[in-house]
RNA sequence: AGUACGCCGGGCGGCCGCGGCGCAGGUGUGUCGAGGAAAGUCCGGGCUUCACAGGGCAGGGUGCAGGAUAACGUCCUGUCGGGGCGACUCGAAGGAAAGUGCCACAGAAACAUACCGGCGCGCACCGCGGGUUUACACCCGCGGCGCGUGCUAAGGGUGAAAUCGUGAGGUAAGAGCUCACGGAGCUGCACGGUGACGUGCGCUCGGGUAAACCCCACCUGAAGCAAGACCGCUCGAUUACUCCGGGAAACUGGAGCGGACGGCCCGUCCGAACGAGCCAAGUCGCAUCGAGGUGCGCGGUAACGCGCGCCCCAGAGAGAUGGCCGUCACCCGCUCUAGCGGGGACAGAAUCCGGCUUACAGGCGUACU
RNA sequence: GCCGGGGUCGCCUUCUGGUCGAGGGCCCCUGUCCUACAAACAGGUGCAGUAGAGUUCGAUCCUCUACCCCGGUACCA
Numbered sequence: 001a002g003u004a005c006g007c008c009g010g011g012c013g014g015c016c017g018c019g020g021c022g023c024a025g026g027u028g029u030g031u032c033g034a035g036g037a038a039a040g041u042c043c044g045g046g047c048u049u050c051a052c053a054g055g056g057c058a059g060g061g062u063g064c065a066g067g068a069u070a071a072c073g074u075c076c077u078g079u080c081g082g083g084g085c086g087a088c089u090c091g092a093a094g095g096a097a098a099g100u101g102c103c104a105c106a107g108a109a110a111c112a113u114a115c116c117g118g119c120g121c122g123c124a125c126c127g128c129g130g131g132u133u134u135a136c137a138c139c140c141g142c143g144g145c146g147c148g149u150g151c152u153a154a155g156g157g158u159g160a161a162a163u164c165g166u167g168a169g170g171u172a173a174g175a176g177c178u179c180a181c182g183g184a185g186c187u188g189c190a191c192g193g194u195g196a197c198g199u200g201c202g203c204u205c206g207g208g209u210a211a212a213c214c215c216c217a218c219c220u221g222a223a224g225c226a227a228g229a230c231c232g233c234u235c236g237a238u239u240a241c242u243c244c245g246g247g248a249a250a251c252u253g254g255a256g257c258g259g260a261c262g263g264c265c266c267g268u269c270c271g272a273a274c275g276a277g278c279c280a281a282g283u284c285g286c287a288u289c290g291a292g293g294u295g296c297g298c299g300g301u302a303a304c305g306c307g308c309g310c311c312c313c314a315g316a317g318a319g320a321u322g323g324c325c326g327u328c329a330c331c332c333g334c335u336c337u338a339g340c341g342g343g344g345a346c347a348g349a350a351u352c353c354g355g356c357u358u359a360c361a362g363g364c365g366u367a368c369u
Numbered sequence: 370g371c372c373g374g375g376g377u378c379g380c381c382u383u384c385u386g387g388u389c390g391a392g393g394g395c396c397c398c399u400g401u402c403c404u405a406c407a408a409a410c411a412g413g414u415g416c417a418g419u420a421g422a423g424u425u426c427g428a429u430c431c432u433c434u435a436c437c438c439c440g441g442u443a444c445c446a
Base pairs, nucleotide, nucleotide: 001369002368003367004366005365006364007363008362010328011327012326013325014324015323016322018033019032020031021030022029023028024027035346039357040356042355043354044353045352046351047224048223049222050221054266055265056264057263059220060219061218062217063216064078065077066076067075068074079093080091081090082089083088094215095214099213100212101209102208103207115156116155117152118151119150120149121148122147123146125144126143127142128141129140130139131138164182165181166180167179168178169177183205184204185203186202188201189200190199191198192197228284229283230282232278233277234276235275236274241256242255243254244253245252246251257271258270259269260268261267292311293310294309295308296307297306298305299304330343331342332341333340334339370442371441372440373439374438375437376436379395380394381393382392387426396415397413398412399411400410401409419435420434421433422432423431
């Protein structure tokens, strides 16, 4: 000068005050009382209700491997790729060789295409040379130019992207056509690894885009604590389906009838349980037992797990959790050892946990480059 | 608290991967007319994708994060 990880977010004392609970008892006393993010509500769970929710379709989500976990889109360790001299860091990181769509402008062509250019063959014309002829004509060769036809993706130019790159051979000219080196792919083989993958050999050279549709694999019922449970009054509906078998009865098996039901279907359940209105209160959920905290030990690279000991730690009414003074520590300024003055970030529980993200004055520690 | 929807000139809106300087109406400005104003006519300019990252050759549009705004929702035996 950096990189990674962890932690603190003032301490102590006095006075006054607020909320919960306990004790005494008519105002006293004891005890507890915000955070690392309580926030955003972006994920995942506990819990509750609805048809206990089993299968399929649709819809939604996730996407390297192995592990951690109650679960996750989180975390740990690794693989591959990008960045950095390095410590380290970043990555929505399956499939474009299943199919469809799109790729503006430019360019010949954006996925099967020849614009310029290069080359072969054929035809016509012109020029020169040769053969033959008295001469013309005719024949042969070379060169030029034009047309037709075919080959060519090496070169030019366009573009974000152009048929794997460079060099050599090869060819009429060219081309992975061949060779050397390099690159990429493979649902080819061998070896190593639990695996992602790596190394070697072989084969191939097929543009991009899936945060476009889609395909593949896995997960997923929906709603949410204002979920929901309990405690009234009034009005309305209804006396509990039919048959057969078993049984003394309670009850039970089958068939029919009627009814209810998730986004849909298969299907499942019920047959006596309810529906409407009223005033808004009370108790629970809900705050003592938890995926709790903390110390030590052990296992594991780690996330984390296990064992033992100790602790109980806010809570509603959508409402409390504060203020002043002194002193110490920190920071800033003035002045000079002293002293004086000033300052304290972001923010604030509301069903509870695990994460992520965002905000944060200032400070501390550890490891590494 | 929980759930859902949306951010485009000063206001209302179109566009939804493509050539650019994002189009339209109201607004604003200038001129003509008028003594002057309004209206009308002609012309013109200004004013925009909430912010930051990512995917892509390319983002107002697709994805993520943050910020802001709006709406719905009380247990009731």